Transfer RNA from a Candidatus Daviesbacteria bacterium, 72 nucleotides, folded computationally. NCBI's taxonomy places the organism under Bacteria, Bacteria candidate phyla, Candidatus Daviesiibacteriota. Rfam family: tRNA. Rfam classes the family as a transfer RNA.
RNA sequence: GGACGGUUAGCUCAGCGGUAGAGCGCCUCAUUCACAUUGAGGAAGUCAUAGGUUCAAAUCCUAUACCGUCCA
Numbered sequence: 001g002g003a004c005g006g007u008u009a010g011c012u013c014a015g016c017g018g019u020a021g022a023g024c025g026c027c028u029c030a031u032u033c034a035c036a037u038u039g040a041g042g043a044a045g046u047c048a049u050a051g052g053u054u055c056a057a058a059u060c061c062u063a064u065a066c067c068g069u070c071c072a
């Protein structure tokens, strides 16, 4: 330098153009002498950044940044 993949909650990851979700973790309550377990509830996201297409974009297109694999 080139090709490809990835970037979504604190972590690991889902998510056909039409309300952003799960598991783990965190907080509160109940249960316990207490802890753990279990049950109930809750908080937490500018969907990497910037533009474009569209009535509508995490999703499609372009550029940029970062990470990874391969080629040279």
Stems, first nucleotide, its partner, number of pairs: 001071007010024004018055001026042005048064005